[in-house]
RNA sequence: UAGAUUAACUGGCCGAAGCUUCGAAGUCGAGGCGCGGGGGAACCAUUUUAUGGGGCGAAUUUCCUUUAUGGAAUAGGGCUGCCCAGGCCCGAGUCCGUCAGCUAACCUCGUAGGCGAGAUGGGAGUAUUU
Numbered sequence: 001u002a003g004a005u006u007a008a009c010u011g012g013c014c015g016a017a018g019c020u021u022c023g024a025a026g027u028c029g030a031g032g033c034g035c036g037g038g039g040g041a042a043c044c045a046u047u048u049u050a051u052g053g054g055g056c057g058a059a060u061u062u063c064c065u066u067u068a069u070g071g072a073a074u075a076g077g078g079c080u081g082c083c084c085a086g087g088c089c090c091g092a093g094u095c096c097g098u099c100a101g102c103u104a105a106c107c108u109c110g111u112a113g114g115c116g117a118g119a120u121g122g123g124a125g126u127a128u129u130u
Base pairs, nucleotide, nucleotide: 012115013114014113018033019032020031021030022029023028034111035110036109037108038107039106044101052099053096054095055094056093061073062072063071064070065068076090077089078088079087080086082123083122084121085120
């Protein structure tokens, strides 16, 4: 000097999951605002009821084989402040319990969890200064 690995700190990222009050005294309890979900008329829609059905979520679907915590794709989704291009990544899981179309009033629920040192090009816009 260069590269690799580990730890810490964070700029920040996925997500609705942020701010704040009181009490506890320590990841808790009860509220408010904000954000998000479910149920629920008329009208409209549905011809639907074991091949059960439905919700949250981007996370559906297809093919292959050696049938494995497997592989290859795919609807769809995320990051790179915004747009385009390029690049990288995800494409899970879980809940209700025979039951729910839409849906004003109304009723009700959640406000978690998980990550994290890198920074490609062009363009647009905003603010400040001169």